[in-house]
RNA sequence: GCAAAAUCAGGGAAACCUGAUGACGCAAAGUCAUGGAUCUAAAAUCACUCUUUAUGUUGUGAUCAUGACCGCCAGACUGCCGAA
Repeated sequence: GCAAAAUCAGGGAAACCUGAUGACGCAAAGUCAUGGAUCUAAAAUCACUCUUUAUGUUGUGAUCAUGACCGCCAGACUGCCGAA
């Protein structure tokens, strides 16, 4: 210097984010989602279902990142003073 969990308020479909309170920790816990891991699944697709014939649609499930996370691992970039 930063600020985990938790609580409150706001945003978001969610993951999660922002602010306040709060300190578990961190010598890059500074910046960047580039690779992997992880989380979520709005939209989309598929299946079943509903409606009953139409560019329909109720609900459920599955797949999926284009969403999130750098306080999971790696990578890139940047960084104050002093001593040896």
This is a predicted structure of an 84-nucleotide RNA (c-di-GMP-I riboswitch aptamer) from an Anaerolineales bacterium. Lineage of the source: Bacteria > Bacillati > Chloroflexota > Anaerolineae > Anaerolineales. Rfam family: c-di-GMP-I riboswitch aptamer. Gene Ontology term of the family: cyclic-di-GMP binding.